The RNA shown here (SAM riboswitch aptamer (S box leader)) has 120 nucleotides and comes from uncultured Nocardioides sp. The sequence is in RNAcentral, with records from MGnify.
RNA sequence: CUCAUCAAGAGGGACAGAGGGAACGGCCCUGUGAAGUCCCGGCAACCGCUCACUGCGCCUCCGGCGUGGGUACCGGUGCCAAAUCCGUCUCGUGGCGAGGUACGCCACGGGGAAGAUGAG
Numbered sequence: 001c002u003c004a005u006c007a008a009g010a011g012g013g014a015c016a017g018a019g020g021g022a023a024c025g026g027c028c029c030u031g032u033g034a035a036g037u038c039c040c041g042g043c044a045a046c047c048g049c050u051c052a053c054u055g056c057g058c059c060u061c062c063g064g065c066g067u068g069g070g071u072a073c074c075g076g077u078g079c080c081a082a083a084u085c086c087g088u089c090u091c092g093u094g095g096c097g098a099g100g101u102a103c104g105c106c107a108c109g110g111g112g113a114a115g116a117u118g119a120g
Stems, first nucleotide, its partner, number of pairs: 001120006011040005019029003023088004041080003046076002048071004055067005084114001089111009
């Protein structure tokens, strides 16, 4: 940089001792013990593995690619408060403000940005 996914799921112990939830704002978690390190456990299924009696499709048909299913024993990662905790930029709809245009705020919805994880 490219692609895919991000509303589901899964925590105990030991050490430690004040922070943590990426940034900012909000709102939360936290001495009934934060971050971090270690041990054990679990979740998920991205990669891996597998499809044997024909899984399906495509190709240059040994084989490869795509898609779908299965698997969690073993291998490479990841994850185990809250939607990626919510918002941030933009578009639409509705409401409120004397409220038609414009503007501001609120609610709901769509898209994006940023971030995270995996694969390349």